[in-house]
Record summary: The RNA shown here (Fluoride riboswitch aptamer (crcB RNA motif)) has 79 nucleotides and comes from bacterium HR28.
RNA sequence: GGUCAAGAGGGCGAUGGAGUCCGCCUGGGCGUGUCUUGCGCCCGAACUGCCGCUGACGGCUGAUGGCUCCUGUCCACAC
Numbered sequence: 001g002g003u004c005a006a007g008a009g010g011g012c013g014a015u016g017g018a019g020u021c022c023g024c025c026u027g028g029g030c031g032u033g034u035c036u037u038g039c040g041c042c043c044g045a046a047c048u049g050c051c052g053c054u055g056a057c058g059g060c061u062g063a064u065g066g067c068u069c070c071u072g073u074c075c076a077c078a079c
Stems, first nucleotide, its partner, number of pairs: 009026005016070006027043006049060004
C1' cells in the first nucleotide's frame, strides 16, 4: 500500500407512528468541499400478501417481521 473478514453505520421486512427484539440487503457512477474523510444527486440490492386459474381475471386476511403502546378504520355486545 492492497485484499478479505468482523464490528460500526445506513437501508428494507404487503396500509400510519414509537419502543424493543429478530431476519435480510449494504454495491456502482457523477459533482463538490473547510480534504483521508464530509455533503448533494442518480442507479442498484434487500422489499412490493394469500387462494383459484395457462393467462386474463375473480375471491380473501392484516395498520406488527414478532411483542407492547398510540392513531385511523371495520364488526359484535353493553350503557